[in-house]
RNA sequence: UUGACGCCGCGUGGGAGAGCCGGACCGCCGGCGCCGAAGGGGCAACACCCCGGAACCUCUCAGGCACCAGGACCACGCGGGUGAG
Numbered sequence: 001u002u003g004a005c006g007c008c009g010c011g012u013g014g015g016a017g018a019g020c021c022g023g024a025c026c027g028c029c030g031g032c033g034c035c036g037a038a039g040g041g042g043c044a045a046c047a048c049c050c051c052g053g054a055a056c057c058u059c060u061c062a063g064g065c066a067c068c069a070g071g072a073c074c075a076c077g078c079g080g081g082u083g084a085g
Base pairs, nucleotide, nucleotide: 002085006082007080008079009078010077011076012075013074014073019032020031021030022029023028033065034064035063039061040059041058042057046052
């Protein structure tokens, strides 16, 4: 000087699931039912003095069940930082 992998952020694209009835009149509200892939809670192995300890598993608090929005995750691009070689 260059600068990989993993990490964080931003942008773009893709991105599932789950209803009926009634009222209102198109923002929504109520009853019961349902969904899990924002977030949140719980647990295995492991570790062990204590504290710990994952998930798309599970719970359904939150959120969601036309569209919009959101959306774990994936791909590409950009930026940041670390720094193998």
A computed fold for an 85-nucleotide RNA from Jatrophihabitans sp., annotated as Glycine riboswitch aptamer. Its mean pLDDT, the model's own confidence on a scale to 100, is 78. The source organism's lineage runs through Bacteria, Bacillati, Actinomycetota, Jatrophihabitantales and Jatrophihabitans.